[in-house]
Context: one part of a larger RNA
RNA sequence: CGUAGGAAGUCUGGGGGGAGCUGCCUUCAGUACGAGAGGACCGAGGUGGACGGACCUCUGGUGUACCGGUUGUCGCGCCAGCGGCAGGUGCCGGGUAGCCACGUCCGGAAGGGAUAACCGCUGAAAGCAUCUAAGCGGGAAGCCCGCCCCGAGAUGAGACUUCCCAUCCCCCCUGUGGGGGACUGAAGGAACCAGGGAGACUACCUGGUCGAUAGGCCGGGGGUGGAAGCGCGGCGACGCGUGCAGCCCACCGGUACUAAUCAGCCGUGAGG
Numbered sequence: 001c002g003u004a005g006g007a008a009g010u011c012u013g014g015g016g017g018g019a020g021c022u023g024c025c026u027u028c029a030g031u032a033c034g035a036g037a038g039g040a041c042c043g044a045g046g047u048g049g050a051c052g053g054a055c056c057u058c059u060g061g062u063g064u065a066c067c068g069g070u071u072g073u074c075g076c077g078c079c080a081g082c083g084g085c086a087g088g089u090g091c092c093g094g095g096u097a098g099c100c101a102c103g104u105c106c107g108g109a110a111g112g113g114a115u116a117a118c119c120g121c122u123g124a125a126a127g128c129a130u131c132u133a134a135g136c137g138g139g140a141a142g143c144c145c146g147c148c149c150c151g152a153g154a155u156g157a158g159a160c161u162u163c164c165c166a167u168c169c170c171c172c173c174u175g176u177g178g179g180g181g182a183c184u185g186a187a188g189g190a191a192c193c194a195g196g197g198a199g200a201c202u203a204c205c206u207g208g209u210c211g212a213u214a215g216g217c218c219g220g221g222g223g224u225g226g227a228a229g230c231g232c233g234g235c236g237a238c239g240c241g242u243g244c245a246g247c248c249c250a251c252c253g254g255u256a257c258u259a260a261u262c263a264g265c266c267g268u269g270a271g272g
Stems, first nucleotide, its partner, number of pairs: 001153001005164007015150004021049007033038001051107005059101004066094005071086006111145003118138004165271001167182006183269001188266002192208005213259003216255005222248003229242005
C1' cells in the first nucleotide's frame, strides 16, 4: 500500500516445510517341516541403539551479583573485626534460580485410500487356452491422507463473533459522486511508563492506581554450615557454649510503602 467503511478477537486451510531408521529377546513352539541334524511363517509382547523434539522432578554441570575457608601484602590508629589487590573471580570447598546434558519424558507409528513389480477372478477376440481386450479382486519402508510446524499478499486477498461512527452550510458535477467550511473525534490504536523463561534493535506478551507490572517489606522455600560479641577451658595455636547460629541473589506467595500521574496525539461522521 492492497484486501471498497473503520476496529478487536477467533477460525478455515489452497499451499509449503518437518518427521519417516533399525537391532536383540520372549511367546506362538522345540510346533509346522525334516530320517536326523536342525528349525520356521502368520500373529502377540518386551527391551535397546542412533536420530529428533520438549523439559528441569530426579542425577550431574555451570552458576565472576550467594555462603564459607585460606596464603601474601596494604589500609581502616592498635587488638579484635572488616575491606582492597594478587585475572578481566587471588586461590580453594560448596551452591538457589536460570541456562544446560551426562538427566527425564515423548516421537518414527497405527489406520484409511490409490498403486508398482507381482499374484489372481470372470472372460472373449481365437468353440480351446489366456490376469485384459470390457469388467472385478489382492499387493510395497515408496505415493495421497493421517502426525508436528508455518500459513488468507491464497491479489482467487476467505469465514464467523463482537464493537464504533446517524449534525449544519457552500461550490462543482448534476448520475452514483467530488471538493471546501463549521461542528464533531467514536470503536480502537499509537506514544509514554512499570516489566517479562519475549527479545540484537524492532517485534511479541503482561500491567499502568477500578493496579500486584517491577522494586522494597513480610512470610515460605532453598544455599552455606555454626556469625559477631560475651562466657568457659587451654601457656598457646585453638576448642566448647550461647546457637541447626549468622548471612544470603535470580525461586513461591502476600502486602500499595516506592515507581507505573494527569493530560495530550492518531483514528472520523454510515461507506464506489

Predicted 3D model of a 272-nucleotide part of an RNA (large-subunit ribosomal RNA, domain VI) from a Spirochaetia bacterium. The coordinates come from a structure-prediction model, not an experiment, and the mean pLDDT is 90. It matches the Rfam family "Bacterial large subunit ribosomal RNA".